RNAcentral holds the full RNA, with entries from ENA. Small-subunit ribosomal RNA, 5' domain from an uncultured cyanobacterium, 475 nucleotides, folded computationally. Its mean pLDDT, the model's own confidence on a scale to 100, is 85.
Context: one part of a larger RNA
RNA sequence: GAUGAACGCUGGCGGCGUGCUUAACACAUGCAAGUCGAACGAACCCUUUCGGGGGUGAGUGGCGGACGGGUGAGUAACGCGUGAGGAUCUGCCUACAGGAUGGGGACAACGGGGAGAAAUUCCUGCUAAAACCCAAUGUGCCGAGAGGUGAAAUAUUUAUAGCCUGUAGAUGAGCUCGCGUCUGAUUAGCUAGUUGGUGGGGUAAGAGCUUACCAAGGCGACGAUCAGUAGCUGGUCUGAGAGGACGAUCAGCCACACUGGGACUGAGACACGGCCCAGACUCCUACGGGAGGCAGCAGUGGGGAAUUUUCCGCAAUGGGCGAGAGCCUGACGGAGCAACGCCGCGUGAGGGAGGAAGGCCUGUGGGUUGUAAACCUCUUUUCUCAGGGAAGAAGUUCUGACGGUACCUGAGGAAUCAGCAUCGGCUAACUCCGUGCCAGCAGCCGCGGUAAGACGGAGGAUGCAAGCGUUAUCC
Numbered sequence: 001g002a003u004g005a006a007c008g009c010u011g012g013c014g015g016c017g018u019g020c021u022u023a024a025c026a027c028a029u030g031c032a033a034g035u036c037g038a039a040c041g042a043a044c045c046c047u048u049u050c051g052g053g054g055g056u057g058a059g060u061g062g063c064g065g066a067c068g069g070g071u072g073a074g075u076a077a078c079g080c081g082u083g084a085g086g087a088u089c090u091g092c093c094u095a096c097a098g099g100a101u102g103g104g105g106a107c108a109a110c111g112g113g114g115a116g117a118a119a120u121u122c123c124u125g126c127u128a129a130a131a132c133c134c135a136a137u138g139u140g141c142c143g144a145g146a147g148g149u150g151a152a153a154u155a156u157u158u159a160u161a162g163c164c165u166g167u168a169g170a171u172g173a174g175c176u177c178g179c180g181u182c183u184g185a186u187u188a189g190c191u192a193g194u195u196g197g198u199g200g201g202g203u204a205a206g207a208g209c210u211u212a213c214c215a216a217g218g219c220g221a222c223g224a225u226c227a228g229u230a231g232c233u234g235g236u237c238u239g240a241g242a243g244g245a246c247g248a249u250c251a252g253c254c255a256c257a258c259u260g261g262g263a264c265u266g267a268g269a270c271a272c273g274g275c276c277c278a279g280a281c282u283c284c285u286a287c288g289g290g291a292g293g294c295a296g297c298a299g300u301g302g303g304g305a306a307u308u309u310u311c312c313g314c315a316a317u318g319g320g321c322g323a324g325a326g327c328c329u330g331a332c333g334g335a336g337c338a339a340c341g342c343c344g345c346g347u348g349a350g351g352g353a354g355g356a357a358g359g360c361c362u363g364u365g366g367g368u369u370g371u372a373a374a375c376c377u378c379u380u381u382u383c384u385c386a387g388g389g390a391a392g393a394a395g396u397u398c399u400g401a402c403g404g405u406a407c408c409u410g411a412g413g414a415a416u417c418a419g420c421a422u423c424g425g426c427u428a429a430c431u432c433c434g435u436g437c438c439a440g441c442a443g444c445c446g447c448g449g450u451a452a453g454a455c456g457g458a459g460g461a462u463g464c465a466a467g468c469g470u471u472a473u474c475c
Base pairs, nucleotide, nucleotide: 001474002473003472005471006470007469008468009467012345013344014343015342016341017340018338019337020303025301026300027299029298030297031296034063035062036061039060040059043056044055045054046053047052070256071255072254079181080180081179082178083177084176085175088173089172093169094168095167096166097165098164099163101135102134103133104132110125111124112123113122114121115120140149141148142147154161155160156159182228183227184226189219190218191217194216195215196214197213198212199211200210201209231253232252233251234250235246236245237244238243258279259278260277261276262275281292282291283290284289309335311334312333313332317331318329319328320327321326348378349377350376351375358369359368360367361366383412384411385410386409387408388407392402419464420463421462422461423460424445425444426443430459431458432457433456434455440447441446
C1' cells in the first nucleotide's frame, strides 16, 4: 500500500459499486419456460336471430425447454492461453436455382367398460391435421459403369406466413497439432488396445475410436509413472522495474447439476427446473405401492469470525413463441438491508481580551485550556415544512416499476450532526496523581521493586476523521 474481510468503540447525508471466501451440507413455501386457434378435431362457457363471433383449461401438432441464470466439486488435461491445420456438421437468418403431383391407413382427445388409497393404468369403439405412411418426379448422393437410392404442407381475413431439394454465405459447434501452463526423486522405471500394420465395423468427421489377426513396439533423468495441490485466462494487488502473490465482482473458455451409470429425442444434450436403472437421504401410503432433488431468485436450519428482502416491474435492454395484438421472462431494470469499499458534502462563517468562570499545572508571581466560550453581525450547504416536478419513450397516438424520486422555488431557524487511536525510542505528541516487580503494558528494544514522560486516571498535546484502531492475509 491492498482486501469480497472480521472484531472493538463511534456514527449525519448523498452518488457509484460490492455482499456465504466456511458445509458441491440438508432444504418448508412461493416464483424462475413457455408460446402458437393464421396447423388440428372435440368439450365447456358467454354472446348470438341458429349461420357465426369471442373466451377457457385439457389433447394431437410446431417451435423453444442445449439459450439465459448458478456453482467451482472434479480436472495438471489439447482443460486453458496462443499460433497453425484439415477429414466435418450447422435449426432459425441471408442470397441464388428448382419444386410442391396422386393416394392411404392410423393414434390421442372423446364415448363405453375395468384395476388402484393414490401416482397412474388396461381393454374396446369413433375421429382431424402442416402428425404418419405409400407411389410419382427429382439438379443431389452412391457406383468404374450399368444402375441404384432419397422430398414436400398447406392455412386463411387475399395479403402474407409457411413447406421440400440443392448450392453459397453468415453464425455456432466438433476434431488435430507446435509452444506455454504448480510442487515433490524421502515417487525411477511405466505401458497389452499398450505402439504400429492389414481386414471388418463405427462416427457428422481423422484416428486403436472399436474388433479379429500379425509384428514387438511406445514413453522416460529435456523427469515418464506415482503422490499432493489447483478450474484456466483477460486481469487484480504490490513493486522504480525485474519480479512476487492472487484469479471475488465484470468478460471469454471449461466442468458440474443429490451420488454413480446409460441412452432417447433433436440442427444441437448424453440434457440444472427431461427419461431409465442403481445407491444414500426425505416425504405420502389403505403397506400393495408411489413422490422428490434451490451449485436459479428470495427464504429456512446447520457450519462459521462472517455475508442481505420469502420486495416492485416487464416501463427500458435482451431472450422464447406468435402474421400480429400479445403472452412468458427472480435474465434484466429497480427499490430495501449493511460505513463493506471508493468518491463527494456537512457538523457553521466573520468579529470578539477583563485574556471571564471552571478544570489542570505552579516556584503562588503566574502559566495553560484559549478567540476557545459568552456576546455582536451574517449565511442556510444540510435539516424541517409547503408548492412545482422530469429526462430515461424508441414511434403519429398510447405506454414509467423506479417515483411525486432526482431537480427547482419559497419559508423557518445556528438551528439536527464527532469520534477514535496514540504521546519512552523506532514515531508526530508531557505533566500531575494513584500503584509499588503488584496490578498491568508490549510490534521490537523493553517498562513496573516509593519521586514511572512506558501501568491506571486526569489535564494538555499529536495524528486521522464519519470514521478510527486491532486482528488475519498478500506484495